A computed fold for a 305-nucleotide part of an RNA from Candidatus Omnitrophica bacterium 4484_70.1, annotated as small-subunit ribosomal RNA, central domain.
Its Rfam family is "Bacterial small subunit ribosomal RNA".
RNAcentral holds the full RNA, with entries from ENA and SILVA.
[in-house]
Context: one part of a larger RNA
RNA sequence: CUGGGUGUAAAGGGUCCGCAGGCGGCCAAGUAAGUGGAAGGUGAAAGCCCUCGGCUCAACCGAGGAAUUGCCUUCCAAACUGCUUGGCUUGAGGCUGGGAGAGGAGAGCGGAACUGCCGGUGUAAGGGUGAAAUCUGUGGAUAUCGGCAGGAACGCCUGUGGCGAAGGCGGCUCUCUGGCCCAGUCCUGACGCUCAGGGACGAAAGCUAACGAUGGGCACUAGGUGUUCGCCUCUUUUGAGGUGAGUGCCGAAGCUAACGCGUUAAGUGCCCCACCUGGGGACUACGGCCGCAAGGCUAAAACUC
Numbered sequence: 001c002u003g004g005g006u007g008u009a010a011a012g013g014g015u016c017c018g019c020a021g022g023c024g025g026c027c028a029a030g031u032a033a034g035u036g037g038a039a040g041g042u043g044a045a046a047g048c049c050c051u052c053g054g055c056u057c058a059a060c061c062g063a064g065g066a067a068u069u070g071c072c073u074u075c076c077a078a079a080c081u082g083c084u085u086g087g088c089u090u091g092a093g094g095c096u097g098g099g100a101g102a103g104g105a106g107a108g109c110g111g112a113a114c115u116g117c118c119g120g121u122g123u124a125a126g127g128g129u130g131a132a133a134u135c136u137g138u139g140g141a142u143a144u145c146g147g148c149a150g151g152a153a154c155g156c157c158u159g160u161g162g163c164g165a166a167g168g169c170g171g172c173u174c175u176c177u178g179g180c181c182c183a184g185u186c187c188u189g190a191c192g193c194u195c196a197g198g199g200a201c202g203a204a205a206g207c208u209a210a211c212g213a214u215g216g217g218c219a220c221u222a223g224g225u226g227u228u229c230g231c232c233u234c235u236u237u238u239g240a241g242g243u244g245a246g247u248g249c250c251g252a253a254g255c256u257a258a259c260g261c262g263u264u265a266a267g268u269g270c271c272c273c274a275c276c277u278g279g280g281g282a283c284u285a286c287g288g289c290c291g292c293a294a295g296g297c298u299a300a301a302a303c304u305c
Base pairs, nucleotide, nucleotide: 003277004276005275006274007259008258012273014201015200016199017198021194022193023192025088026087027086028085029084030083031082033081034080035077036076037075038074039073040072041071042070049065050064051063052062053061054060091191092188093187094186095184096183097182098181099180103177104176105175106174107173108172109171110154114150115149116148117147118146119145120144121143125136126135162169163168215272216271217270218269219268220267223250224249225248226247227246228245229244230243231242232241233240234239254261255260278305279304280303287298288297289296290295
């Protein structure tokens, strides 16, 4: 390299955006680069392989064949891929009307608690622990009442509830703002998926297990039962049924070394990226890049088991 793998054995990048690249829906026509077929040329000899032959056999040698899986030229085919042209609407996006939400940023406001200070009441303790002591207190503490100031966090509601790409987001109001879902099926007409490099974001005590220890997308493959948010139908309300998007549990088939996973797959397939290849040496050395530094990223070998 091929291959086989990546939930827990080594292995999914912290997350997203995205250039190049790879991959790409339906119909028709053209083309013939890829692709398939045929013919010709070439693919030195020797060697390998097969057959026959020569040394008494063999090694060795001679002859013929095959092979040389390749390249070039011409002709033919047109299913698939590519390219060109035209069209389509189911992928994608837009539009209209609704909807939920701790999504983000800024400003303002609020109450409880706490600490400090001021004043009142009041007197000998308070505090803390397993028990104590340090400590605070007659210069009046702790307790209690009133007032002022300050910073941080937002109880109950709160829910395997919600939102966000991840990190993460929780008092109330306002302003600005991102994404998502549903219904209509009006518009565009493949505009798509993924993404090396690159860019942006990224909690924290700078430690960790940035975890679902499970990359993204599409399609397909039994069900049952909760729950959140839409829409439709029936129903007087309650509620029931259907449908879509999330979020849990249990489980058919199937998968798995087992545990377990199981329409939110770890099942069945396809596309793209990342990563693994015995343990230690080594999240290291050297070099390069980045950083003021601390350090970070990339990343060996000797040796050893």
The coordinates come from a structure-prediction model, not an experiment, and the mean pLDDT is 86.